[in-house]
Molecule: SAM riboswitch aptamer (S box leader)
Parts: sequence; structure tokens; C1' cells
RNA sequence: AUCACAUCCAGAGAGGUGGAGGGACCAGGGCCCGAUGAAACCCAGCAACCGGCGGACGCACGGUGCUAAUUCCCCCAGGUGAUUAAUCACCUGGAAGAUGAGCG
Repeated sequence: AUCACAUCCAGAGAGGUGGAGGGACCAGGGCCCGAUGAAACCCAGCAACCGGCGGACGCACGGUGCUAAUUCCCCCAGGUGAUUAAUCACCUGGAAGAUGAGCG
């Protein structure tokens, strides 16, 4: 890599280094963030999936994870509303993805 499970509109920095990029991946589009400093690293913090500890519940010690915007939006099906329609908005489900703890 595979398979199946849970969660995904909550939360988290006016810090240091760093210097131009970034918003997971392939191709593209949209819309954004960025020298009032991007990525990355350090520190700090959030959360509580697994372990640990103590009595439900909690702590936050260890292992991850996370710290702009719903998983930023864009795919498919069904439905509702507006519109003659194209189309737009919303709801439900699916797909895809992310994270965790399993299987192997």
C1' cells in the first nucleotide's frame, strides 16, 4: 500500500530563528493568506484518539494529531426553495481526503 471503525462548521501565539511563498497530493479553476513577513524549525498553546494515573468523571505524564477560512470551495445522487429555463442557495446521503487507534 490493503481492509474495516471513529471523528472532521468547536478549540489553539501581537513569541524567537527564518526569509518567499503558502492554502495535503496529481491536473485545472475559484476564492483567499503572505514584507503589518509565507514555508520550515524552535518554543508556546489546543484537543483528548491511544497508553498511563486516580473510583463514573477527570488529569494532561507518555505516543500521535492539530494551531486562517467546514476537509476554504469546485465531484456524484436525491430532495426543498427562487427562476420559463440555464443557473443559484440550502438539506440529506455518497465518493475522495485528513487524523487516530486496529488488521495485515